RNA sequence: UGGGACGUGGCCAAGUGGUAAGGCACCGGGUUUUGGUCCCGGCAUUCGGGGGUUCGAAUCCCUCCGUCCCAG
Numbered sequence: 001u002g003g004g005a006c007g008u009g010g011c012c013a014a015g016u017g018g019u020a021a022g023g024c025a026c027c028g029g030g031u032u033u034u035g036g037u038c039c040c041g042g043c044a045u046u047c048g049g050g051g052g053u054u055c056g057a058a059u060c061c062c063u064c065c066g067u068c069c070c071a072g
Stems, first nucleotide, its partner, number of pairs: 001071007010024003018055001026042005048064005
């Protein structure tokens, strides 16, 4: 420098046009002598940043940033 894949909560991870599942962690409550287990509830308003398309964008397009892989 060229090509490709990826970026979603503290961590892992689903969702591929119609207001973001699940698990772990964390917080509150119940249970328990205490802790753990178990049960109930809570936790994403910048889905890496910006712009565009669309009635509607995590999802499609452009650009930038970052990580990884391949080629030189």

Annotation:
This is a predicted structure of a 72-nucleotide RNA (transfer RNA) from a Candidatus Saccharimonadota bacterium. It matches the Rfam family "tRNA". Rfam's curators write: Transfer RNA (tRNA) molecules are approximately 80 nucleotides in length. The family's RNA type in Rfam is transfer RNA.